This is a predicted structure of a 500-nucleotide part of an RNA (large-subunit ribosomal RNA, domain I) from Conticribra weissflogii.
The full RNA is in RNAcentral, with records from ENA.
Context: one part of a larger RNA
RNA sequence: CGCAUACGGUGGAUGCCUUGGCAGUCAGAGGCGAUGAAAGACGUGGAAGCCUGCGAUAAGGUUCGGGGAGCUGGCAAACGAGCUGUGAUCCGGACAUUUCUGAAUGGGGAAACCCACCCGAUUUCGGUCGGGUACCUUGCACUGAAUACAUAGGUGUAAGGGGCGAACCGGGGGAACUGAAACAUCUAAGUACCCCGAGGAAAAGAAAUCAACCGAGAUUCCCUAAGUAGCGGCGAGCGAACGGGGAUUAGCCCUUAAGCUAAACAACUGGUAGGAGAAGGCUCUGGAAAGUGCCGCCAUAGUGGGUGAUAGCCCCGUAUCCGAAACCUGAGUUUAGUGAAAUCGAGUAGGACGGGACACGUGGUAUCCUGUCUGAAUAUGGGGGGACCAUCCUCCAAGGCUAAAUACUCCUGACUGACCGAUAGUGAACCAGUACCGUGAGGGAAAGGCGAAAAGAACCCCUGUGAGGGGAGUGAAAUAGAUCCUGAAACCGUAUGCGU
Numbered sequence: 001c002g003c004a005u006a007c008g009g010u011g012g013a014u015g016c017c018u019u020g021g022c023a024g025u026c027a028g029a030g031g032c033g034a035u036g037a038a039a040g041a042c043g044u045g046g047a048a049g050c051c052u053g054c055g056a057u058a059a060g061g062u063u064c065g066g067g068g069a070g071c072u073g074g075c076a077a078a079c080g081a082g083c084u085g086u087g088a089u090c091c092g093g094a095c096a097u098u099u100c101u102g103a104a105u106g107g108g109g110a111a112a113c114c115c116a117c118c119c120g121a122u123u124u125c126g127g128u129c130g131g132g133u134a135c136c137u138u139g140c141a142c143u144g145a146a147u148a149c150a151u152a153g154g155u156g157u158a159a160g161g162g163g164c165g166a167a168c169c170g171g172g173g174g175a176a177c178u179g180a181a182a183c184a185u186c187u188a189a190g191u192a193c194c195c196c197g198a199g200g201a202a203a204a205g206a207a208a209u210c211a212a213c214c215g216a217g218a219u220u221c222c223c224u225a226a227g228u229a230g231c232g233g234c235g236a237g238c239g240a241a242c243g244g245g246g247a248u249u250a251g252c253c254c255u256u257a258a259g260c261u262a263a264a265c266a267a268c269u270g271g272u273a274g275g276a277g278a279a280g281g282c283u284c285u286g287g288a289a290a291g292u293g294c295c296g297c298c299a300u301a302g303u304g305g306g307u308g309a310u311a312g313c314c315c316c317g318u319a320u321c322c323g324a325a326a327c328c329u330g331a332g333u334u335u336a337g338u339g340a341a342a343u344c345g346a347g348u349a350g351g352a353c354g355g356g357a358c359a360c361g362u363g364g365u366a367u368c369c370u371g372u373c374u375g376a377a378u379a380u381g382g383g384g385g386g387a388c389c390a391u392c393c394u395c396c397a398a399g400g401c402u403a404a405a406u407a408c409u410c411c412u413g414a415c416u417g418a419c420c421g422a423u424a425g426u427g428a429a430c431c432a433g434u435a436c437c438g439u440g441a442g443g444g445a446a447a448g449g450c451g452a453a454a455a456g457a458a459c460c461c462c463u464g465u466g467a468g469g470g471g472a473g474u475g476a477a478a479u480a481g482a483u484c485c486u487g488a489a490a491c492c493g494u495a496u497g498c499g500u
Stems, first nucleotide, its partner, number of pairs: 001499009015485001016449002020420002022417007029409002031164002039101003042055003046079001049075003061095006070083003106115003116133007135161009168199001169197005179186001183233001209216002220247005230238002251401003254345001259338007268330001270328003274322003280295003284291001296313002298302001304316003350374008360386001381396005436443002456484001459471004
């Protein structure tokens, strides 16, 4: 030095576990904000820090309910000082307080800071307290130029707006990579992305629609028709409609209505705290019984969780039944208020040119929208039926409203899983969008487990009043000792044997 065996160290795989995630189902809710939001800064406890809560009334105040014995949130124990059957802590409703920043709105500003003015009250005349002062839009009142009337403008006042928010929705703009095995029409795609606006849904919507000589009867969504008819450097690819079957159904107005909003009402529905809630003992093993054995019981309750191993009958619950002073909610009744266009749709329909949308790339291309230029008829009229014409059929544009079926889930509750189980599952099971990195935009971790219970090792010894260890003690177990369940491998040793 190698091999083998045994025993250790290191290390943290594996097994088991789950506080956390993931994906859904059914309901709810679908907004918050100048009555100052979302997000924060700084404070706030007997007590230093962090989290949580709260706001100078500061882990809280008032009140109304629930509840019924302990309590003063967590890390985090102790101490101190207190509260509590005159009902605390705790849970729910309503109310009050709510510093400073932030749309931030008196002005400024390097957010959480600086500096003002006006009015009122009070004052020890130093001050203190309260309210107001942004901008835009609209209404009203007053005022008011060039310029006579006026208008613009100005001032005041009242109401509204502003910002945030995960997706869904409508509109205005709008790529490229890519595919075409290159690439330019084309595709990707009206996608990503930007902007504006709205709602709990939005949008669309009661035929100038389809159909085909039979008829249907607003819109939306699903299945089908159908990868069909078509479009297409007829390449790559794109891709309907009619008709049929379903979901849901609702019609109206401009002719004073469909409706919308608010308030009140009495009894209800549901929600925001809760209450009652059946039935088991002995024995054996064991540290511990829920396990074994024996004999019982309940069940509209044998979902689930906990308890020293696996509990229907020990605990919390569960089935079932019951419950609200206050607030919210839905349906109902009544009352009041509000509500728009204008008068049947004219610079419109149509045409020309240029674009765009239609599955349809200009094509033989109908239909729809319109930038420029034009430009009818008026129901004895007009549009459409895929060039165009005739016949026939069908409908009535150029005004408006409209629930449901449909889309989505930042959020709340209940439940579910041939979903994960700590290199998995969210980036984050743990004080994580943290530590850390970056000027910044931004990037972005690692890190769970003693034990049933701390019973967390009194006391003694070695030692540097160490670290660490040896006894003792606790415990079922300490090779469960806090670097703590299990404890693989690599790697490092000790002992023994063999080999060299």